[in-house]
Context: one part of a larger RNA
RNA sequence: CGCAGGAGAUUUGAGGGGAGCCGUCCCUAGUACGAGAGGACCGGGAUGGAUGUACCGAUGGUGUACCAGUUAUUCCGCCAGGAGUAUAGCUGGGAAGCUAAGUACAGAAGGGAUAAGCGCUGAAAGCAUCUAAGCGCCAAGCCCACCCCAAGAUGAGAUCUCCCACGGAUUAGUCCGGUAAGACCCCAGAGAGAUUAUCUGGUGGAUAGGCCGGCGGUGUAAGGAUAGCGAUAUCUUCAGCUAGCCGGUACUAAUAGGUCGAGGG
Numbered sequence: 001c002g003c004a005g006g007a008g009a010u011u012u013g014a015g016g017g018g019a020g021c022c023g024u025c026c027c028u029a030g031u032a033c034g035a036g037a038g039g040a041c042c043g044g045g046a047u048g049g050a051u052g053u054a055c056c057g058a059u060g061g062u063g064u065a066c067c068a069g070u071u072a073u074u075c076c077g078c079c080a081g082g083a084g085u086a087u088a089g090c091u092g093g094g095a096a097g098c099u100a101a102g103u104a105c106a107g108a109a110g111g112g113a114u115a116a117g118c119g120c121u122g123a124a125a126g127c128a129u130c131u132a133a134g135c136g137c138c139a140a141g142c143c144c145a146c147c148c149c150a151a152g153a154u155g156a157g158a159u160c161u162c163c164c165a166c167g168g169a170u171u172a173g174u175c176c177g178g179u180a181a182g183a184c185c186c187c188a189g190a191g192a193g194a195u196u197a198u199c200u201g202g203u204g205g206a207u208a209g210g211c212c213g214g215c216g217g218u219g220u221a222a223g224g225a226u227a228g229c230g231a232u233a234u235c236u237u238c239a240g241c242u243a244g245c246c247g248g249u250a251c252u253a254a255u256a257g258g259u260c261g262a263g264g265g
Base pairs, nucleotide, nucleotide: 001152005163006162007161008160009159010158011157015149016148017147018146021049022048023047024046025045026044027043033038051106052105053104054103055102059100060099061098062097066093067092068091069090070089071086072085073084074083075082076081110144111143112142117137118136119135120134166177167176168175169174182260183259184258185257186202187201188200189199190198207253208252209251210249211248212247213246214245215244216242217241218240223236224235225234226233227232
């Protein structure tokens, strides 16, 4: 820009893409077969390998502004308590997010038409013949079926809902302007993200930050008291601190405002 007014949702599926793998064991059955050795078809069940997709509830990993322990050194006048540097100094844990080695699922089953092949009936050609007319069976392959995209499918589809028939100019065309439903700019952001887009919100508000509470993490802070010569231990104290998650609360910031957007064949 188009899709014969303008919007907001929900869809159909022409068409396209993806997937399509391979074992082992058990039953049937030590049956059929075979002198024996051996050992099935068909059918049913179980369980793996590799691959793919999704996810983080559990198991783990990571987790450089979370918590604790600890070495050397410098500093905060000293003690105590801390801060900086040393790979994040080292070590032990660890919320979220991300993640595999973790979890879940997939290949299938089924239908249609077939290939090679196997047939029925059957002439030409009194016989024979799957073929010439006609009719069947049959593959990991083909078309469906499964998953994803999809009406620019210009052949532009369908359904539901919303907005209404304004003003000016003009000869039928049409042009200009203010609006409706609605959308955007702008702003707070994240289940999104390079930008954009998408999504959640913008005071009639929990969108982010702050604050409060709970959960989660770490593991019992500082100060004081008591015991001990002391290192240290115990009590106060399942404390203190706290990235995260959940819930709440307008304290701060989403203010104010602007632009576009139908008048119909």